[in-house]
RNA sequence: CUCUGGAAAAAGUGACUCUGUUGUAAGGCAGGGGGCACAAAGCUACGGAUCUUAAUUAAAAGAUAGCCGGGCUGCCAGG
Repeated sequence: CUCUGGAAAAAGUGACUCUGUUGUAAGGCAGGGGGCACAAAGCUACGGAUCUUAAUUAAAAGAUAGCCGGGCUGCCAGG
């Protein structure tokens, strides 16, 4: 450097919930509780899929990465 394998060996994330905040909404962010689960549950909106709809000049705009696939990066073991 590359290929294969891996759910706790180390490190890690955080399902769900409460409060606050933000947004029209879907949803996001922060803190507390908690720990469903995760070999990328790290990042990325590129493709598909799903969700939201205030505004009304335009016909789109936004969200979900723990929905699937792709891209980049990463831990351990073996070849």
Predicted 3D model of a 79-nucleotide RNA (c-di-GMP-I riboswitch aptamer) from a Candidatus Bipolaricaulota bacterium. The source organism's lineage runs through Bacteria, Bacteria candidate phyla and Candidatus Bipolaricaulota.